A computed fold for a 91-nucleotide RNA from Paracoccus sp. (in: a-proteobacteria), annotated as Glycine riboswitch aptamer. The prediction has a mean pLDDT of 80. Rfam family: Glycine riboswitch aptamer. From the family's description: This family represents the bacterial glycine riboswitch. NCBI's taxonomy places the organism under Bacteria, Pseudomonadota, Rhodobacterales, Paracoccaceae, Paracoccus.
RNA sequence: GGUCGGAAUUCGGGAGACACCGGCACGCGUGCCGGGGCCGAAGGAGAAGCCGCCCCGGCAAGCUCUCAGGCGAAAGGACCGCUUUCCGCAA
Repeated sequence: GGUCGGAAUUCGGGAGACACCGGCACGCGUGCCGGGGCCGAAGGAGAAGCCGCCCCGGCAAGCUCUCAGGCGAAAGGACCGCUUUCCGCAA
């Protein structure tokens, strides 16, 4: 220096589910309140599984739960691609 691996990153791609119902106010689609229904790929929780100095401990899924979040567009969005930067048992 390259490959590879990890982290971050401009840009791009990125699913699902009621433009629901009722009331009030404003004034022509907004705001507030109430009502049920639904989604899972922000985050969170659980524990399949994996690992170890092994009966204890660590990590913990795209699975499960929906606390949170979301259900026109917009925004967000796990994850992925390109670019760039840093690191090399560190993360």